[in-house]
Predicted 3D model of RNase P RNA and transfer RNA as a complex of 461 nucleotides. Rfam match: Bacterial RNase P class A. It is annotated as a ribozyme.
RNA sequence: CGAGGAGGACGGACGGUCGCCGCUGCGGUUGAGGAAAUCAAAUGCAGGGGAGGAAAGUCCGAGCACCUCAUGGAUCGGAGUGCCUGCUAACGGCAGGGCGGGGCGACCCGACGGAAAGUGCAACAGAAAGCAAACCGCCCCGAUGCGAGAAAUCGAAUCGGGGUAAGGAUGAAAGGGUGCGGUAAGAGCGCACCGCCCGGAUGGCGACAUGCGGGGCACGGCAAACCCCACUCGGUGCAAGACCAAAUAGGGAAGCGAUGACCGGAUCCGGGUAGCUUCCGGGUUGGUCGCUUGAGCCUGCGGGCAACUGCAGGCCUAGAUGGAUGGCCGUCGCCGGUUUUCAUUAUGGGAGCCGGUACAGGACUCGGCUUACAGUCCGCCUCGCGGC
RNA sequence: GCCCCCAUCGUCUAGGGGCCUAGGACGCAGCCCUUUCAAGGCUAAAACCGGGGUUCGAAUCCCCGUGGGGGCA
Numbered sequence: 001c002g003a004g005g006a007g008g009a010c011g012g013a014c015g016g017u018c019g020c021c022g023c024u025g026c027g028g029u030u031g032a033g034g035a036a037a038u039c040a041a042a043u044g045c046a047g048g049g050g051a052g053g054a055a056a057g058u059c060c061g062a063g064c065a066c067c068u069c070a071u072g073g074a075u076c077g078g079a080g081u082g083c084c085u086g087c088u089a090a091c092g093g094c095a096g097g098g099c100g101g102g103g104c105g106a107c108c109c110g111a112c113g114g115a116a117a118g119u120g121c122a123a124c125a126g127a128a129a130g131c132a133a134a135c136c137g138c139c140c141c142g143a144u145g146c147g148a149g150a151a152a153u154c155g156a157a158u159c160g161g162g163g164u165a166a167g168g169a170u171g172a173a174a175g176g177g178u179g180c181g182g183u184a185a186g187a188g189c190g191c192a193c194c195g196c197c198c199g200g201a202u203g204g205c206g207a208c209a210u211g212c213g214g215g216g217c218a219c220g221g222c223a224a225a226c227c228c229c230a231c232u233c234g235g236u237g238c239a240a241g242a243c244c245a246a247a248u249a250g251g252g253a254a255g256c257g258a259u260g261a262c263c264g265g266a267u268c269c270g271g272g273u274a275g276c277u278u279c280c281g282g283g284u285u286g287g288u289c290g291c292u293u294g295a296g297c298c299u300g301c302g303g304g305c306a307a308c309u310g311c312a313g314g315c316c317u318a319g320a321u322g323g324a325u326g327g328c329c330g331u332c333g334c335c336g337g338u339u340u341u342c343a344u345u346a347u348g349g350g351a352g353c354c355g356g357u358a359c360a361g362g363a364c365u366c367g368g369c370u371u372a373c374a375g376u377c378c379g380c381c382u383c384g385c386g387g388c
Numbered sequence: 389g390c391c392c393c394c395a396u397c398g399u400c401u402a403g404g405g406g407c408c409u410a411g412g413a414c415g416c417a418g419c420c421c422u423u424u425c426a427a428g429g430c431u432a433a434a435a436c437c438g439g440g441g442u443u444c445g446a447a448u449c450c451c452c453g454u455g456g457g458g459g460c461a
Stems, first nucleotide, its partner, number of pairs: 001384005007378004012332007020050002023047005029041004052359001056370002059368005064237004072269005078233005083097005098112001099110004113228002118226002120222002135168002137164008146155003176194006195217001196215004201210003241289004251280006261273003296315008333357011389460007398414004406444001417431004437453005
C1' cells in the first nucleotide's frame, strides 16, 4: 500500500423567528369562604425539563395487577427448550469451553438429546430401497452343434443350471474405506492402517479427549414426521386493576338448569355463586390514581479469561391521553458528483456550482433477541506485495 | 396500546411433503352452433405474499419480514 476479519462509539452543530406538552416560582382576575389563611379554575411573566439505538416487530423472559385462598388436590392433555459449565431476578439471552463444518489465515457458521422402544415416509429412475437385490459384466458346470488339430485337447457361440456386490448402469441414498494376500471369479474370506461397536484405564467439575484390550462389522437416512427421554411452564394483560362523579329498569325475546347449571384447558373430588348463554333495545361514555426512583445511570477502586459482580462517591433523566418535543430562514459541518487551479504525477490541497444528510416517534416498566438504518470516528487482528 | 387469525389464477376456492408441469367454478379471450343474441359445446391464457432454513425433494414443515382482517374500556 492492497485485500479482508472482528469489536466499540457516534448518528448533525449554532443563531433568529413562530409555535407545542408537563413542572416550579411570582403577579393580578374569578369562584368557594363573613374575612384572612387555604383550595380550585382560566390567564400573564420568568426559570428549568422534553424520544431511540433501535422508542419498531411483539419473538422470548420477568416485575406488577386481577382471576375460587399462594389458581386447592389427583389424572389427562397442551406449549416450549434440547452439547457442557458458568452468569443472571429470569430467559429460548449472554460468556467461556467441547464437538462438527467452512476459510491459507484473522475468524465465521451450527434447532448440536435419542433412528440396536415402537409406528411411519422415501415420488421418479432402477434388477434391487430397508428385507436385501443378479440387468450388463466376471467365473464355474452341463448340453448342443461349429472351427483348429493325426489325436489328447483347445477356442469362441447358443441354451440351461449355479456362484459373485470387485467393475458398469439407476438414484439424494446401493449397506464400511484404502492396500496386500487369497480365490474358478469374487467377497472382512484373511491381514495392516483408518472408521465403527463393546469393555475398562488416564486426564478433565463436565461436554469430551487420549491411548489400551476385545469384536470382522451386527447397527443406512428423515424426529423443523408421529414419538421416546430430560427439564421448564396456571390463565389474562395497565383497555390489568382501584377510587370518585355521572347514568339506570337491573328492560324484552329465545334456550339450558336440581340425577343438575355456571365459575381454571378437559374429567373427577373439594370449594364458591343462584342463576347461566345468545340476540334485541336503552343510559353514561368525565376525572383521579396505577405512572415513572428503577434488577436505574455515571465515575473510581477491587474480584473474575469473560458474561457479570462487590464497595465508595455522585446524579434524577419525558409522562402525553386524539396523544407534545415541530415549521420556516440563515451560517457551518459531513458525504457524493462536477468545473477550475496549485503541488506533483499513485494522489493530495484550495476555490466555485449541484445534489444528498438515513432508519425511524415513547404510551405501565425493565432484561434480551430480531428486523430497519445516509454516513462518520477509534483502537485491535490476519493474509499478500514492496522498502529499510 | 394489548391479544389473535389469514394470505393459492381477475374473483371464490381444492390441495397439509413426491402422483403438482398446482385441480375446479365464475369471469376473460378465441372457435363452433344460430339469420343474430342468449344458452350450449370445444380450446387457450392466467396463481402458491417476499427472503432464509430443514429435507434427496417444500404451496405444504420451521424462522424472519410484508400486507390484510377481527376482538378487548